RNAcentral holds the sequence, with entries from ENA.
Transfer RNA from an archaeon, 72 nucleotides, folded computationally.
Rfam family: tRNA.
The coordinates come from a structure-prediction model, not an experiment, and the mean pLDDT is 83.
RNA sequence: GCCCCGGUGGCUCAGUGGUAGAGCGGCUGCCUCGUAAGCAGCAGGUCGUGGGUUCGAUCCCCACCCGGGGCU
Numbered sequence: 001g002c003c004c005c006g007g008u009g010g011c012u013c014a015g016u017g018g019u020a021g022a023g024c025g026g027c028u029g030c031c032u033c034g035u036a037a038g039c040a041g042c043a044g045g046u047c048g049u050g051g052g053u054u055c056g057a058u059c060c061c062c063a064c065c066c067g068g069g070g071c072u
Base pairs, nucleotide, nucleotide: 001071002070003069004068005067006066007065010024011023012022013021018055026042027041028040029039030038048064049063050062051061052060
């Protein structure tokens, strides 16, 4: 330099055009003599960045940034 895969809550990952979700974690309450477990609820995300297409983009297109792998 070229090719491929990935970047989404604190962490691990879903979501392939129509209001962004789950598990774990966090917080609050219930329960308990107390803790853990269990149950109920809550908060937390400019979807890597900038453009483009579209009525509408996490999703499609282009460039760039970051991580991983391959080729030379």